[in-house]
RNA sequence: GCGCCUGUAGCUCAGCGGAUAGAGCGCUGGUCUCCGGAACCAGAGGUCGGGCGUUCGAAUCGCCCCAGGCGCGCCA
Numbered sequence: 001g002c003g004c005c006u007g008u009a010g011c012u013c014a015g016c017g018g019a020u021a022g023a024g025c026g027c028u029g030g031u032c033u034c035c036g037g038a039a040c041c042a043g044a045g046g047u048c049g050g051g052c053g054u055u056c057g058a059a060u061c062g063c064c065c066c067a068g069g070c071g072c073g074c075c076a
Base pairs, nucleotide, nucleotide: 001072002071003070004069005068006067007066010025011024012023013022018056027043028042029041030040031039049065050064051063052062053061
């Protein structure tokens, strides 16, 4: 340098054109308990890596860029 894959909540991931973006774990509050844990109930938390475009509509499609991973190549 070229090709492919990945980037979504604090973490691990789902969602792959349609209306308010979800799950598990974690976190916060409550019930319970002498206190804690467990269990149960409730809640908070997201510019979907960044920008531009396509579309009535984009996390999802296209282009450029950034970060990480894998493979190939060039120079020395």
Predicted 3D model of a 76-nucleotide RNA (transfer RNA) from an Acidobacteriota bacterium. RNAcentral records the identical sequence in 3 taxa. Its Rfam family is "tRNA". It is annotated as a transfer RNA.